[in-house]
Molecule: TPP riboswitch aptamer (THI element)
Organism: Paraferrimonas sp. SM1919
């Protein structure tokens, strides 16, 4: 300074890269929510995620790391529930 738009269950959809090491998916580093984790994110209110793309621009030690592309093309739901808003009844004032 902002904060009603939540929160179970249940199904379901998705990603996993760059670098350096090692005898090994051994160890360590960067970014992220998540780099195989009994874990994360997301599910039509839909930049989770795929495509387009071996793209484009810009930094990096490298990388989809940052930006563009993106009002693009596509992409997985139902119950119940909390907040608010209305509108009806009652009750007080």
């Nucleotide at each position: 300074u902002c904060c009603a738009u939540u929160g179970c269950c249940a199904a379901g959809g998705g990603g996993c890269g760059c670098c350096c090491u090692u005898a090994a998916u051994u160890g360590g580093g960067c970014u992220g929510a998540g780099a195989a984790g009994c874990a994360c994110c997301c599910u039509u209110u839909g930049a989770a995620c795929c495509u387009g793309a071996a793209c484009c621009g810009g930094a990096u030690a490298a990388u989809g790391c940052c930006g563009g592309c993106g009002u693009a093309g596509g992409a997985a739901u139902g119950g119940c529930u909390c907040a608010a808003a209305a509108u009806a009844u009652a009750a007080a004032u």